[in-house]
């Protein structure tokens, strides 16, 4: 040049061929609780769908492009 797969909190991750509730968990961070302090536990909270367009009543999820990452051919 051409082609397959990925992109989701701060880190990792499910969800994507079933398009529809406040997007799951686990770890981090913060506050309360417990302890003489700490740890461990419990409870509460913060915090994400790469980027634009286009389909729809509605998009993480579907289609188009663009970025980027691994990989494969040349």
């Nucleotide at each position: 040049g051409g082609g397959a797969c990925c992109g989701u909190g701060g880190g990792g991750u499910a969800g994507c061929u079933u398009g529809g509730c406040c997007a799951u968990c686990c770890u981090u961070c913060c506050a309360g609780c417990u302890u003489g302090g700490g740890g461990u536990g419990c409870u509460g909270g913060a915090a994400a769908c790469u980027c634009g367009c286009g389909u729809u009543c509605a998009a993480a999820u579907c289609g188009c492009g663009a970025c980027g990452g691994u990989c494969c051919c040349a």
Predicted 3D model of a 74-nucleotide RNA (transfer RNA) from a Methanobacteriota archaeon. It matches the Rfam family "tRNA". Rfam's curators write: Transfer RNA (tRNA) molecules are approximately 80 nucleotides in length. The family's RNA type in Rfam is transfer RNA. The prediction has a mean pLDDT of 81.